Small-subunit ribosomal RNA, 5' domain from Gossypium stocksii, 476 nucleotides, folded computationally. Taxonomically the source falls in Gossypium (Eukaryota, Streptophyta, Mesangiospermae, Malvales). The full RNA is in RNAcentral, with records from Rfam.
[in-house]
Context: one part of a larger RNA
RNA sequence: AGAUAAAUGCUGGUGGCAUGCUAACACAUGCAAGUCAGACAGGAAGUGAUGUUUCCAGUGGCAGACGAGUGAGUAAUGCAUAAGAACCUGCCUUUGGAAGGGGAACAACAAUUGGAAACAGUUGCUAACACCCUAUAGGCUAAGAAGCAAAAGGAGGAAUCCGCUCGAGGAGGGGUUCGCAUUUGAUUAGCUAGUUGGUGAAGCAAUAGUUUACCAAGGCGAUGAUCAAUAGCUGGUCCAAGAGAAUGAUCAGCCAUACUGAAACUGAGAUACAGCUCAGACUCCGACAGAAGGCAACAAUGUGGAAUUCUCUGCAAUUGACGAAAAUAUGAUGAAACAAUGCCAUAUGGAGGUAGAAGGCCCACAGGUUGUGAACUUAUUUUCCCGGAGAAGAAGUAGUGGUGGUAUCUAGGGAAUAAGAAUUGAUUAACUCUAUGCCAACAGCUGCAGUAAUAUAGAGAAUGCAAGCAUUAUCC
Numbered sequence: 001a002g003a004u005a006a007a008u009g010c011u012g013g014u015g016g017c018a019u020g021c022u023a024a025c026a027c028a029u030g031c032a033a034g035u036c037a038g039a040c041a042g043g044a045a046g047u048g049a050u051g052u053u054u055c056c057a058g059u060g061g062c063a064g065a066c067g068a069g070u071g072a073g074u075a076a077u078g079c080a081u082a083a084g085a086a087c088c089u090g091c092c093u094u095u096g097g098a099a100g101g102g103g104a105a106c107a108a109c110a111a112u113u114g115g116a117a118a119c120a121g122u123u124g125c126u127a128a129c130a131c132c133c134u135a136u137a138g139g140c141u142a143a144g145a146a147g148c149a150a151a152a153g154g155a156g157g158a159a160u161c162c163g164c165u166c167g168a169g170g171a172g173g174g175g176u177u178c179g180c181a182u183u184u185g186a187u188u189a190g191c192u193a194g195u196u197g198g199u200g201a202a203g204c205a206a207u208a209g210u211u212u213a214c215c216a217a218g219g220c221g222a223u224g225a226u227c228a229a230u231a232g233c234u235g236g237u238c239c240a241a242g243a244g245a246a247u248g249a250u251c252a253g254c255c256a257u258a259c260u261g262a263a264a265c266u267g268a269g270a271u272a273c274a275g276c277u278c279a280g281a282c283u284c285c286g287a288c289a290g291a292a293g294g295c296a297a298c299a300a301u302g303u304g305g306a307a308u309u310c311u312c313u314g315c316a317a318u319u320g321a322c323g324a325a326a327a328u329a330u331g332a333u334g335a336a337a338c339a340a341u342g343c344c345a346u347a348u349g350g351a352g353g354u355a356g357a358a359g360g361c362c363c364a365c366a367g368g369u370u371g372u373g374a375a376c377u378u379a380u381u382u383u384c385c386c387g388g389a390g391a392a393g394a395a396g397u398a399g400u401g402g403u404g405g406u407a408u409c410u411a412g413g414g415a416a417u418a419a420g421a422a423u424u425g426a427u428u429a430a431c432u433c434u435a436u437g438c439c440a441a442c443a444g445c446u447g448c449a450g451u452a453a454u455a456u457a458g459a460g461a462a463u464g465c466a467a468g469c470a471u472u473a474u475c476c
Stems, first nucleotide, its partner, number of pairs: 002475003006472005013346006019339002021304001025302002029299002034062003039059002042056004069257003078182001081179001083177002087174003092170006100134004109124006139148003153162003183229003190220003195217008232254004236247002239244001259280004282293002285290001313334002318332001321328001350378003359370004384413002387410003393403001420465001422463003425446001427444001431460005442447001
């Protein structure tokens, strides 16, 4: 000199674009994942009645494993890069077949019982794209013989469309193996028994001591094992001519995690943030028998701290979920609010104007300086005030705009509404006077101040910056 997710002091006009908890501390309240009646029986609203229509607790399907948050743990089960073989894959996509015949239930509902509640039990009835049996099979197992495994309908007047089932590919996604690279410490030198390898079994989608029985005694290590400390990794960011050093907020990729610890269920996929079970701590309800909860989603609150925003708005756009669709939901996201937190842009006026006015300061008392600065004259209006018009972003004929009466355009008004902070001994651009008198103070370093202080305080003047300017902290 540059930089920062900065903070503090003084000051503060406007606009655009970004950014905005340290305690993975505790969390009141609201909201953040639903959807489908074109899968299903039924209930209700509406009507004089029927039909059409609308809404719905329940069964069923898909989604909820995404999106959003956080960085506690992790020094390698991670990440980055480069390779591999023994694998899986809902939705999407290409393509070849098939859907024949039967059955029994369970919710809802009705009756009833228990409980403070949460909720739970018994009996009876019922539908389905829910469940089961059977037939068939270009699939699987197998040397062969042989054996095993499937299905469901819905909409429409119809054509047909959507769905279901068994195969074979593709894409995208995921699991898994390996080479190399990845902080510090030797005042950590030995570590390891499923440990290293083999055989037989078990197990997995798959490889494998992944697990188990037996056998062998291996495996790692001064090229730093083990242990300890610290830490999410990367693309990147900042500094630098580079080498390199520091760093890992925002955005993007991966990983890990969801009060703490553990286990599984469902499923194509989870050992599942707003699912289940158990244990623990904490909070809360209770009729003391038992129940409920999980903001490291978005806002908000307390606490902590030098320190970081609104309990706002809309699904109009984009993305994903569901649906045949209309649509529905979406704190993803689009926007607005707050903060000079940062970057960028722009204004605070322009031209003329010497009696070089008054006042201030200095002075050798001649004058100098503040200073064309002001006054004054003249024109203008970025902003500002007040009226009028008023978007694009909407795709696909029509309809659909949160932002927003915003941006923008325009009539009228009047220089009107808009400058500070730091410094002035040297480093380092910028000097005099007064007060003080080793006092009061200043100070990054050198130092300064003891009666002529350009270093303290005030005044005048000046300097470099400027809606900022300084200081502190940290990096290079």